Predicted 3D model of a 74-nucleotide RNA (transfer RNA) from Caulobacter sp. Its Rfam family is "tRNA". The sequence was found in a public genome assembly.
RNA sequence: CGGGCUGUAGCGCAGUUUGGUAGCGCACUUGACUGGGGGUCAAGGGGUCGCAAGUUCGAAUCUUGUCGCUCCGA
Numbered sequence: 001c002g003g004g005c006u007g008u009a010g011c012g013c014a015g016u017u018u019g020g021u022a023g024c025g026c027a028c029u030u031g032a033c034u035g036g037g038g039g040u041c042a043a044g045g046g047g048u049c050g051c052a053a054g055u056u057c058g059a060a061u062c063u064u065g066u067c068g069c070u071c072c073g074a
Base pairs, nucleotide, nucleotide: 001073002072003071004070006068007067010026011025012024013023020057028044029043030042031041032040033039050066051065052064053063054062
């Protein structure tokens, strides 16, 4: 320098195929059960989907640029 993969809640991930209200597990908060811890159950909070722009009535999803991680080639 060229190409591939990847980036989504504190952590690990799904969702992209076919654009249509952002989800799951763990963790966190509150409450109940328990003498306490642990555990179980119920409820709840937390995201402008790496960043910027474009297309569209509508973008995590399509297009372009750019940044980080990682792999391959030179």